[in-house]
Molecule: transfer RNA
Organism: Candidatus Pacearchaeota archaeon
RNA sequence: GGGUGUGUAGCUCAGAGGUAGAGUACUAUACUAAAAUAUAGAAGUCGUAGGUUCAAAUCCUACCACACCCA
Numbered sequence: 001g002g003g004u005g006u007g008u009a010g011c012u013c014a015g016a017g018g019u020a021g022a023g024u025a026c027u028a029u030a031c032u033a034a035a036a037u038a039u040a041g042a043a044g045u046c047g048u049a050g051g052u053u054c055a056a057a058u059c060c061u062a063c064c065a066c067a068c069c070c071a
Base pairs, nucleotide, nucleotide: 001070002069003068004067005066006065007064010024011023012022013021018054026041027040028039029038030037047063048062049061050060051059
């Protein structure tokens, strides 16, 4: 330098154009000697910037970060 893949909650990951979710962690409450458990809650400009569309996490383009392959 070229190519491929990944980027979504603190963490691990779903989500194939129509309200952004799960597990875990976190907070509060109940229970308990303490855990476990139960109930409730908060947490996301979906990597960045544009484009297409009535509507984009999703499709297209460029860029950024990381991983791998080729040279």